[in-house]
RNA sequence: GAUACUGGCUAACCUCUCGAAAGGGAGGGGCGCAAAGCUACGGGUCUAAGGCUUAAGUUUGAGCUAUGACCGCCGGGUUGCCGAA
Numbered sequence: 001g002a003u004a005c006u007g008g009c010u011a012a013c014c015u016c017u018c019g020a021a022a023g024g025g026a027g028g029g030g031c032g033c034a035a036a037g038c039u040a041c042g043g044g045u046c047u048a049a050g051g052c053u054u055a056a057g058u059u060u061g062a063g064c065u066a067u068g069a070c071c072g073c074c075g076g077g078u079u080g081c082c083g084a085a
Base pairs, nucleotide, nucleotide: 001082008033009032013028014027015026016025017024018023031072037078038077039076041075042074043073044070045069046068050065051064052063053062054061055060
């Protein structure tokens, strides 16, 4: 980062599966992406099993909290294809 080349990945959704959930994996499917490759290092967002508190007095509910999750939220680190201006 181009009306370029070889290609690559795969959103939503569907099926199966793991998980308490967020979400992950596989198959199908493509909204899109010049890193939409990898990485949880910083920020941010999501969930709340467990823990704590609380109302009810109840088996129910509410609140707080990652050790959980998200790299297609932003940044950092790191690796890679092509070669016009």
Molecule: c-di-GMP-I riboswitch aptamer
Organism: marine eukaryotic metagenome